[in-house]
Molecule: Bacterial RNase P class A
Organism: Chromatiales bacterium
RNA sequence: CGAGUCGGCCAGGCAACCGCCCGGCAGCUUCGGCUGCCGGGAGGAAAGUCCGGGCUCCGGCGGGCAGGGUGCCAGGUAACGCCUGGGGGGCGCGAGCCCACGGAAAGUGCCACAGAAAACAUACCGCCUAAGGGCCCCGGAGCGAUCCGGAGCCCCGGCAAGGGUGAAAAGGUGCGGUAAGAGCGCACCGCGCGGGUGGUAACACGCCGCGGCACGGAAAACCCCACCCGGAGCAAGACCAAAUAGGGAAGCACGUGGCCCGCAAGGGCCACACCGUCGCCCGCACGGGCUUCCGGGUAGGUCGCUUGAGGCUGCCGGUGACGGCGGUCCCAGAUGAAUGGUUGCCCACGACAGAACCCGGCUUAUCGGCCGACUCGCUCU
Numbered sequence: 001c002g003a004g005u006c007g008g009c010c011a012g013g014c015a016a017c018c019g020c021c022c023g024g025c026a027g028c029u030u031c032g033g034c035u036g037c038c039g040g041g042a043g044g045a046a047a048g049u050c051c052g053g054g055c056u057c058c059g060g061c062g063g064g065c066a067g068g069g070u071g072c073c074a075g076g077u078a079a080c081g082c083c084u085g086g087g088g089g090g091c092g093c094g095a096g097c098c099c100a101c102g103g104a105a106a107g108u109g110c111c112a113c114a115g116a117a118a119a120c121a122u123a124c125c126g127c128c129u130a131a132g133g134g135c136c137c138c139g140g141a142g143c144g145a146u147c148c149g150g151a152g153c154c155c156c157g158g159c160a161a162g163g164g165u166g167a168a169a170a171g172g173u174g175c176g177g178u179a180a181g182a183g184c185g186c187a188c189c190g191c192g193c194g195g196g197u198g199g200u201a202a203c204a205c206g207c208c209g210c211g212g213c214a215c216g217g218a219a220a221a222c223c224c225c226a227c228c229c230g231g232a233g234c235a236a237g238a239c240c241a242a243a244u245a246g247g248g249a250a251g252c253a254c255g256u257g258g259c260c261c262g263c264a265a266g267g268g269c270c271a272c273a274c275c276g277u278c279g280c281c282c283g284c285a286c287g288g289g290c291u292u293c294c295g296g297g298u299a300g301g302u303c304g305c306u307u308g309a310g311g312c313u314g315c316c317g318g319u320g321a322c323g324g325c326g327g328u329c330c331c332a333g334a335u336g337a338a339u340g341g342u343u344g345c346c347c348a349c350g351a352c353a354g355a356a357c358c359c360g361g362c363u364u365a366u367c368g369g370c371c372g373a374c375u376c377g378c379u380c381u
Base pairs, nucleotide, nucleotide: 001377002376003375004374005373006372007371008370009369010368012346013345014344015343016342017341018340020041021040022039023038024037025036026035027034028033043352047363048362050361051360052359053358054357055233056232057231058230067229068228069227070226071225072086073085074084075083076082087101088099089098090097091096102224103223107222108221110217111216124163125162126159127158128157132155133154134153135152137150138149139148140147141146171189172188173187174186175185176184190213191211192210193209194208195207196205197204198203237303238302239301240300247294248293249292250291251290252289255272256271257270258269259268260267261266274288275287276286277285310329311328312327313326314325315324316323317322347350
C1' cells in the first nucleotide's frame, strides 16, 4: 500500500423567527386558565410482538394429567430460546465464521424416482466352472463297447471384487488366499465394548485389553429421556364522581265518578277536574306525585406513569459474560395523543424509521462516516 476479519461509536451541523408537550418559580385570574422566565422533550433499532422477567388482577395450598417449550458442557443473570468461556462437527491459507449439537443396539412408522436390493438383506450386468447334470466338438488309446485328456454352451450352483442405480448401498487400503471371491485370514486405519489417564464437565488420548464388525439415514415423524412453564394482561388494576333512568329511606301531598285485582293494607285502568309543555288566550296532542338524603354504576376526572435489574465514572475480583464497593446525575410521559415549521449559511447532501406500563434479549430495516484490535499478500528498510 492492497485485500479482509472482529469489536465499539456517530446518525447532517450552526443560527434566527414562529409554534407544540411536560415540570419548576413568579405575576394575574371571571378559578376555566393566561402571561413571563428557567429546565427537559424519541431510537439504535422507539419496529416485529418472537422469547424472558418486573408489576397488576384472578385461582386456598401442594402434586399430577393434558398441552407447550428447551435440548453438548460449565458459568453469568431477576429470568431466558439470551450472553460468556469451553468441547465436538463443518468452512476458510489465516484473522475468524457457521451448527435444533440428547436418544435410531425401547417400540411403531417412513426413505419419492431409479435400482437386484432402502435394512429380515439381496443379485440386473458381471466374475467362476472346483463339486453334480445335459448337449456337442477336438485329440489319443482300443476291433468294439468304452476309457483318458482338452475346448465351448446350458442347467443346478458359488460370489459380492468390478460395473450400473440412487441423496444414501451393508467398513477402507494392501498383502495373503481362492475356481472366482469375500474380515475368509493377517497388517495398518476406522468402528464398538470394557478399563486406565487427564479434565468440574462436555470430551480427549500415538495408553491397555477384548470383539472381525454386530450399529444405513431421518427424532424440524410419532415417540423415549432430562429439565422448564398456572391464567389473563396498563382496555391490567385502584380512587373520586355529574345529568338522565332505575333501586332504597324519610317527610309532605294524594279531588270526583265508574270498573277490575286483593282477606286487608293497597294497586291498576278509564272519564272529568287540576298542573306542566308559554310572550298571552283557546283548542288539540303529549306528560304528571313533590322534596331531601343514601348506595351501585356510566360519562368525565385522578392515580397507575416513569427513580429504574437506571446513566456516567473511579477502584477491586474474574480469561470473559458479569459482579462488589464508592462518587455523581435525574435524562419524554402525551391521552386525539407534543417533539414541528419557515428562512439563511456550510459540507461529506443526510439512510432506516418515531415512545404509549417498564426492563433484559433476539430478529429484521438502515445513506454514509470515525476509532481500535487482528489476519493475509506485495514492496522498502